The RNA shown here (transfer RNA) has 76 nucleotides and comes from Frondihabitans sucicola. Taxonomically the source falls in Frondihabitans (Bacteria, Bacillati, Actinomycetes, Micrococcales). Model confidence (mean pLDDT): 80 of 100. It matches the Rfam family "tRNA".
RNA sequence: GUGGCUGUAGCUCAGUUGGUAGAGCACCUGGUCGUGAACCAGGCGGCCGCGGGAUCAAAGCCCGUCAGCCACCCCA
Numbered sequence: 001g002u003g004g005c006u007g008u009a010g011c012u013c014a015g016u017u018g019g020u021a022g023a024g025c026a027c028c029u030g031g032u033c034g035u036g037a038a039c040c041a042g043g044c045g046g047c048c049g050c051g052g053g054a055u056c057a058a059a060g061c062c063c064g065u066c067a068g069c070c071a072c073c074c075c076a
Stems, first nucleotide, its partner, number of pairs: 001072007010025004019056001027043005049065005
């Protein structure tokens, strides 16, 4: 340099045909319980990597770009 895959909550990941962004763990509050852990109830937490476009409407489509990973090519 070329091609492909990945990027969504603090972490690990879902998200169907474009139509209200979710789960588990973690964290916070309360309950239960000698304490803690566990369990139960509730809550906090999001520029969906970034920018732009098409659309009434985008995490999902199109273009550009950044980062990581894989394969290949060239040079040394």